This is a predicted structure of a 73-nucleotide RNA (transfer RNA) from a Chloroflexota bacterium. It matches the Rfam family "tRNA". Rfam classes the family as a transfer RNA.
RNA sequence: GUCCCCGUAGCUCAGAGGAUAGAGCAGAGGUUUCCUAAACCUUUGGUCGGAGGUUCAAUUCCCCCCGGGGGCG
Numbered sequence: 001g002u003c004c005c006c007g008u009a010g011c012u013c014a015g016a017g018g019a020u021a022g023a024g025c026a027g028a029g030g031u032u033u034c035c036u037a038a039a040c041c042u043u044u045g046g047u048c049g050g051a052g053g054u055u056c057a058a059u060u061c062c063c064c065c066c067g068g069g070g071g072c073g
């Protein structure tokens, strides 16, 4: 240089045109216990990497850029 994949919560990831953007773990509070752990209940946390386009409607499709990983040279 070129081609492919990935970027969504603190972490690991789902969601692939329309409903309020979700799960597990982590964090906070509570129940229980002599205490801790475990279990259970409740709960906080999101410019969906950035900008533009298509569309009535974009996390999702298209283009460019940024970051990460890989193939070829």
Base pairs, nucleotide, nucleotide: 001072002071003070004069005068006067007066010025011024012023013022018056027043028042029041030040031039049065050064052062053061